The RNA shown here (transfer RNA) has 73 nucleotides and comes from a Candidatus Nealsoniibacteriota bacterium. Lineage of the source: Bacteria > Bacteria candidate phyla > Candidatus Nealsoniibacteriota. The same sequence occurs in records of 2 taxa. Rfam family: tRNA. It is annotated as a transfer RNA. The prediction has a mean pLDDT of 81.
RNA sequence: AGGCCCGUAGUUCAAUUGGUAGAAUGACGGUCUCCAAAACCGUUGGUUCCAGGUUCGAGUCCUGGCGGGCCUG
Repeated sequence: AGGCCCGUAGUUCAAUUGGUAGAAUGACGGUCUCCAAAACCGUUGGUUCCAGGUUCGAGUCCUGGCGGGCCUG
């Protein structure tokens, strides 16, 4: 320098052919227990990396940029 993949909650990841952004885990509170752990219940959570474009509607499609990984030279 060129090519490919990825970027979503504190963390690990979902989100079907564009149509309400979710799960697990964590944190906090509760039930249970002599106490704790485990288990169960509830609460808490997001500028979907950034800027534009397309669309009635974008996490998803298009363009540019940023960051990370892999490959080629």